[in-house]
RNA sequence: GCCUCGGUAGCUCAGUAGGUAGAGCACCCGGCUGUUAACCGGACGGUCGAAAGUUCGAGUCUUUCCCGGGGCGCCA
Numbered sequence: 001g002c003c004u005c006g007g008u009a010g011c012u013c014a015g016u017a018g019g020u021a022g023a024g025c026a027c028c029c030g031g032c033u034g035u036u037a038a039c040c041g042g043a044c045g046g047u048c049g050a051a052a053g054u055u056c057g058a059g060u061c062u063u064u065c066c067c068g069g070g071g072c073g074c075c076a
Stems, first nucleotide, its partner, number of pairs: 001072007010025004019056001028042004049065005
C1' cells in the first nucleotide's frame, strides 16, 4: 500500500429486500423470603465511529476519513 470483517445502551450482541432501534447481563425500584442469594415484575438507558451524498424516509445504499481484528504485498 491492497483486500476483507467489524464499530449499535455501562458490557456482550441482534437488527440483509431502506419504513423511523431491540435482547440478555449490569445498575435502580418493587414482589417473593425471617434475611441474603436465586426467581418474578417494572422502570431507566443509544440521534447507530465521524462527515457528506442519494431518498418522502438511511443502523441498512454510495463516497471520504478515524479506530480495532485477520490476510496479502513491498523494503531499493
Predicted 3D model of a 76-nucleotide RNA (transfer RNA) from a subsurface metagenome. Its mean pLDDT, the model's own confidence on a scale to 100, is 81. Its Rfam family is "tRNA". Its family is annotated with triplet codon-amino acid adaptor activity in the Gene Ontology.